[in-house]
Molecule: c-di-GMP-I riboswitch aptamer
Organism: Paenibacillus elgii NBRC 100335
RNA sequence: AUUCGUUCAUGGCAAACCUGCCGAAAGGCAGCGACGCAAAGCUUAGGGUCUAAGGUCCGCAAACGGACUACGACAGCCUGGCCGCCGAA
Numbered sequence: 001a002u003u004c005g006u007u008c009a010u011g012g013c014a015a016a017c018c019u020g021c022c023g024a025a026a027g028g029c030a031g032c033g034a035c036g037c038a039a040a041g042c043u044u045a046g047g048g049u050c051u052a053a054g055g056u057c058c059g060c061a062a063a064c065g066g067a068c069u070a071c072g073a074c075a076g077c078c079u080g081g082c083c084g085c086c087g088a089a
Base pairs, nucleotide, nucleotide: 002089003088004087005086012037013036018031019030020029021028022027035076041082042081043080045079046078047077048074049073050072054069055068056067057066058065059064
């Protein structure tokens, strides 16, 4: 340096539920808590998924309802990019 994660060390992260706050929602943050994770560290670049406030269109006398839409999200969905601990070959 490359590949790998059978074994070792220091350890790390934290799903769901519940509580509070933010948000139209998806979801996020904090606490609690461990389902799991060898990148469950970082990055929305490609794909995928979720939501639809606003917008457009449609129906309606109106109230309101419906369809589409990301400029909103998910890195613990996949791929790519960056960086990293221990160990083995």